[in-house]
Context: one part of a larger RNA
């Protein structure tokens, strides 16, 4: 030197405590482990796996299984040789294929070929989601947005090293002050970038509507104040004032400000640590397979299920359910698309049929909640799960194994033991809405906005971390 201590001190953090929600009981929806299977491809595994690669397995996907084919090969480049390409019909087959017949002779040209395609033959290769993440590159999680971690030159020290980075305050911070054998710098913190909160100015169309006229309607004329858009700027620095401190940093009140002491929130992750994870995104070294561990096809499987376990969703009801009216969003998407309107249908939906490459058309009714009735505590006018019947749509095709609608059915469930999990403000709880993926198919994942709390004495104690001392038979 460092690690580590049921050793000391000082500090911090949704660590604990003080609150509120909630997993664990139910059902169900999803991964996972186990167990079945021809196959249930593989990978992730303690925080940091397990609604995780998967931003979406009926076929494809797809790598697994079982049959049926192919072997220079689905895909690349080189040799030679036939043949325009390419269409089109027929048998076999469950496709791949595998055969036969037809039509068709095209572009450049020096007239020799050539280009581009297609078939064949041989060989040089091609192919491998095989193997190793303990051979690697890249990327990426974790400690942890934690304040660290260091390096030159001097000084000490025989040396490992050590000072500097301790101390004394202080801060979210190795942040800043001061002292100091130290003086400086480095990557790390702030800050520079983005969004959001105020205001000024540009600029008004597809957005706006004060006044004026106009209409069912910002519908039009006519304006650009105002909202809104989107560009530039301002605006917050402990500036200013008390007060504490060491005449410092700094903290604590105040003022005035749309915001105050990092205004809030993202991007940003330092030296390293876990032989962390990834060779199934790539890329790669070796190793291995080459009539197969490569390819192609059609079925099937990833969807089984005694049962364990993560995460989620739905409810267990009266601060509710159920009917009819009434009101208010915000960010998103859209030509193979999104559809207005009108008809049909009880409904998914259909059939016509309009606008919009969108501040113009649309998806679009936002839902909790306001209002007015009915239910009266009940396994119920709660709760929907599972089944039965009839429809719809997507799509070569819903059987294994899709979404939805109607109508019947009407299961467990009475608030969930030890145990545990988030959360400190527009948070937490609750509402609902868009988006990506996508022919379809979200209770998931990633935005957005509505409504909108509680409680934080404190740092004794459980997690983790930080800085100094201290012991160690430990490296």
């Nucleotide at each position: 030197u460092g690690a580590c201590g049921g050793g000391g001190g000082c500090c911090c953090g949704c660590a604990c405590a003080a609150g509120c929600g909630g997993u664990g009981g139910a059902g169900u929806a999803u991964g996972u482990g186990g167990u079945u299977u021809a196959a249930u491809u593989c990978g992730a595994u303690g925080c940091a796996a397990c609604g995780c690669g998967a931003a979406g397995a009926a076929c494809c996907u797809u790598a697994c299984c079982a049959a049926g084919g192919c072997u220079u090969g689905a895909c690349a480049u080189g040799u030679c040789g036939c043949g325009a390409a390419u269409c089109u019909c027929g048998a076999u087959g469950a496709a791949a294929a595998u055969u036969g017949a037809g039509a068709g002779u095209g572009c450049c040209u020096u007239c020799g070929g050539g280009a581009g395609c297609g078939c064949g033959a041989a060989c040089a290769c091609a192919g491998g989601u095989g193997g190793u993440g303990c051979a690697u590159g890249g990327c990426u999680g974790u400690c942890g947005u934690c304040a660290g971690c260091u390096c030159g030159u001097g000084u000490c020290g025989u040396g490992a090293g050590a000072u500097g980075u301790u101390g004394g305050g202080u801060u979210a911070a190795g942040u800043c002050c001061c002292g100091c054998a130290a003086c400086g710098a480095g990557c790390g913190c702030a800050a520079c970038c983005c969004u959001c909160g105020u205001u000024u100015u540009u600029a008004g169309u597809u957005g706006c509507c004060a006044g004026c006229a106009u209409u069912a309607a910002g519908u039009u004329g006519g304006g650009c104040a105002c909202u809104c858009u989107a560009g530039a700027g301002a605006g917050g620095c402990u500036g200013c004032c008390g007060g504490u401190g060491a005449c410092a940093a700094a903290c604590c009140g105040g003022a005035g400000g749309a915001a105050g002491g990092u205004g809030a929130g993202g991007a940003u992750g330092a030296c390293g640590u876990c032989a962390a994870g990834u060779c199934a995104g790539c890329a790669u070294g070796c190793c291995c397979c080459u009539u197969a561990c490569g390819c192609c096809u059609u079925g099937g499987g990833c969807u089984a299920c005694a049962c364990a376990c993560g995460u989620a969703c739905u409810a267990c009801a009266a601060u509710g359910c159920u009917a009819c009216g009434g009101a208010c969003a915000a960010a998103g998407g859209g030509c193979a698309g999104c559809u207005a309107c009108a008809c049909a249908g009880c409904g998914a939906u259909g059939u016509g049929a309009u606008g919009c490459a969108a501040a113009u058309c649309u998806c679009a009714u936002a839902a909790a909640c306001c209002g007015u009735a009915g239910c009266u505590c009940a396994g119920u006018u709660c709760a929907g799960a599972u089944c039965g019947a009839a429809g719809g749509c997507u799509g070569c095709a819903a059987c294994u194994c899709g979404c939805c609608u109607u109508c019947g059915u009407g299961a467990a469930g009475g608030a969930g033991g030890a145990a545990u999990c988030g959360c400190u403000a527009g948070u937490a709880a609750u509402u609902g809405c868009a988006g990506g993926u996508c022919a379809g198919c979200a209770u998931a994942c990633u935005g957005c906005a509505g409504u909108g709390a509680a409680u934080u004495c404190g740092u004794u104690c459980c997690c983790g971390g930080g800085c100094c001392u201290u012991g160690u038979a430990c490296a």
Molecule: small-subunit ribosomal RNA, 3' major domain
Organism: metagenome